[in-house]
Formats: sequence, structure tokens, C1' cells
RNA sequence: GCGUCCGCAGCUUAAAGCGGUCAAGCGCCCGACUUGUAAUCGGGAGAUCGUUGGUUCGAUUCCAACCGGGCGCU
Repeated sequence: GCGUCCGCAGCUUAAAGCGGUCAAGCGCCCGACUUGUAAUCGGGAGAUCGUUGGUUCGAUUCCAACCGGGCGCU
């Protein structure tokens, strides 16, 4: 340099063959239980989905270029 795959909450992932207000586990906060802590149970907050453009009435989802990472080739 070329090809290919990936990039979503603090962390790990799901969903993307239907473009129309993003889901779960852990973690965090509050409460219940307990003499107290942990465990368990209930509730809650937290994501403009790598960046910038394009297509569209509307994009995390399609397209392009970049940025970062994995693998392969030269």
C1' cells in the first nucleotide's frame, strides 16, 4: 500500500432481510430483606450507536471518505 472484518451505555455483548423514539448481563443509585455486610428481590438513572458528508419526509441501520483496531497479502 491492497483486501477483508469490526467500532452501540462505565465494562461485555444483542438487534440491523424489513430505515420510523436502541435491548440484556455486570457495574452505579434508591428501597425491601438482615443486628450489620454480602447474597437475593423490587425500582431507577445512564447511549444524538467512531468522525464528517451524501441518499431519504425520516438513518445507529443504506452509500462514500476519513479515524482507530483485528486478520490476510505484497
Molecule: transfer RNA
Organism: Subdoligranulum sp.